[in-house]
């Protein structure tokens, strides 16, 4: 330098056009003599950045940035 794949709460990830979900973690409460475990409730996401297409974009298209793999 060329090509492919990936980028979504703190971490791991689902969602392939129509209200962004889960597990772990975290906060509060219940339970206990106390802790762990368990149960209930909550907070936390400009979906990497910008533009385009569309009535509507995390999703499709283009550019850029980053990670990773292959080739040279």
């Nucleotide at each position: 330098g060329c090509u492919g794949u990936c980028g979504u709460g703190g971490c791991u990830u689902a969602g392939u056009g129509g209200u962004a979900g889960a597990g772990c973690g975290u906060u509060g409460c219940a339970u206990u003599g106390g802790u762990a475990a368990u149960g209930c409730a909550g907070a936390g996401g400009u979906c990497g950045c910008g533009a385009g297409u569309u009535c509507a974009a995390a999703u499709c298209u283009c550019g850029c940035c980053g990670a990773u793999a292959g080739c040279a």

Predicted 3D model of a 72-nucleotide RNA (transfer RNA) from archaeon UBA583. It matches the Rfam family "tRNA". It is annotated as a transfer RNA. The coordinates come from a structure-prediction model, not an experiment, and the mean pLDDT is 82. It was read from a public genome assembly.